[in-house]
């Protein structure tokens, strides 16, 4: 020097209440499965401090790759 955010890959604008795709529960279709729709459920953003009315974002520090 770069990465770290949902079970997995990743978004996340100027600091202002965190999203999407597959995955998973429930329904709808379907003679059963898939398929396709509708529906939800899941996060204290690696971790410890500090700035600030307010941090995922800025600033040191430590981890882990």
């Nucleotide at each position: 020097g770069g990465u770290a955010u949902a079970g997995c890959u990743c978004a996340g604008u100027u600091g202002g209440u965190a999203g999407a795709g597959c995955a998973c529960g429930g329904g709808a279709u379907u003679g059963u499965g898939g398929u396709u729709c509708c529906u939800g459920a899941g996060g204290c953003c690696a971790u410890g401090g500090g700035u600030u009315c307010g941090a995922g974002c800025c600033c040191c520090g430590u981890u882990a790759c």
Source information: A computed fold for a 65-nucleotide RNA from a pig gut metagenome, annotated as transfer RNA. Model confidence (mean pLDDT): 81 of 100.